[in-house]
RNA sequence: CCACCGAAAGGGUAAAGUCCGUGUGAUCGGAUGACACAAAGCUACCUGUUCUAAUGAAAUAGAGGGGCUGUCGAA
Numbered sequence: 001c002c003a004c005c006g007a008a009a010g011g012g013u014a015a016a017g018u019c020c021g022u023g024u025g026a027u028c029g030g031a032u033g034a035c036a037c038a039a040a041g042c043u044a045c046c047u048g049u050u051c052u053a054a055u056g057a058a059a060u061a062g063a064g065g066g067g068c069u070g071u072c073g074a075a
Base pairs, nucleotide, nucleotide: 005073006072012037013036017032018031019030020029021028035062041068042067043066045065046064047063048060049059050058051056
């Protein structure tokens, strides 16, 4: 230094619930909240799941994999 790994410190994200708004819906945005997370940062490429009367340039990145990026450093 790299990979695995996850003690400490500092910082970060924010589940459920509640309120307001959005959408036919799954969802999504804001406020509150604090279950968790070292990628719970980004990305629909693959798989899964969900929604729609249907197409789907639909939803899910806090379901798994892949890709790109990334903080700290005890054992």
Predicted 3D model of a 75-nucleotide RNA (c-di-GMP-I riboswitch aptamer) from a Nitrospirota bacterium. Rfam family: c-di-GMP-I riboswitch aptamer. Rfam's curators write: GEMM was predicted in a large-scale screen for bacterial structured RNA regulatory elements.